[in-house]
RNA sequence: GAAUUAUAAAGAAGAGGGGAGAGACCAGGCUCAGUGAACCUCUGGCAACCAUUUGCUUACCGGCAGAAACGGUGCCAAAACCUGUUCCCUUCACAGGGAAAUUAUAAUUG
Repeated sequence: GAAUUAUAAAGAAGAGGGGAGAGACCAGGCUCAGUGAACCUCUGGCAACCAUUUGCUUACCGGCAGAAACGGUGCCAAAACCUGUUCCCUUCACAGGGAAAUUAUAAUUG
């Protein structure tokens, strides 16, 4: 890097370094940022995918509902910041709702 499945409106920040950008790419908005962005380190925290564990269920694989937070990841502005394709609704448009695509993360596979 690829495929599959699941999740993505909840939640969780301080210090030191750094020094101008950041919010995935592109476009349009909007926002954050010298009262210090990205990024790095440390500490703290959130969550509960894997691992652990309890109950029920199943012939097995597994499924459902919990617990806990030592371990493997992940995450800690704003909905994945919003929109972009498509469908519904709407006289049209706006607004609203659904689906897809893309992206991110986890687990699995080859």
Record summary
This is a predicted structure of a 110-nucleotide RNA (SAM riboswitch aptamer (S box leader)) from a Bacteroidales bacterium. Its mean pLDDT, the model's own confidence on a scale to 100, is 85. The model forms 94% of the base pairs in the Rfam consensus. Lineage of the source: Bacteria > Pseudomonadati > Bacteroidota > Bacteroidia > Bacteroidales.